[in-house]
Source information: A computed fold for a 71-nucleotide RNA from a Minisyncoccota bacterium, annotated as transfer RNA. Lineage of the source: Bacteria > Bacillati > Minisyncoccota. The coordinates come from a structure-prediction model, not an experiment, and the mean pLDDT is 83.

RNA sequence: GGGCCUGUAGUAUAAUGGUAUCACGAGUCCAUGGCAUGGAUUUAAUCGGGGUUCGAUUCCCCGCAGGUCCA
Repeated sequence: GGGCCUGUAGUAUAAUGGUAUCACGAGUCCAUGGCAUGGAUUUAAUCGGGGUUCGAUUCCCCGCAGGUCCA
C1' cells in the first nucleotide's frame, strides 16, 4: 500500500427496513435479628459524517478504530 471481516448500555449479546432483546452489572424497595440468597422496580446502548427511503441497527458511499490475509 491492497483485499476481506467486525463496530449496539459499564461487560457480553439478539434484532433480514417500522423507535432495540436477554443476561451480568449499578440504584431503590420488600422478605431475614443479620449475612448469603430470592423477589419487585428503575437505570443505561446502535463508531462519525453523508446518501437512498414515508421510515435505516439493517441498504449504499467516505472516514475512524480493531482483527485477519497478501505484498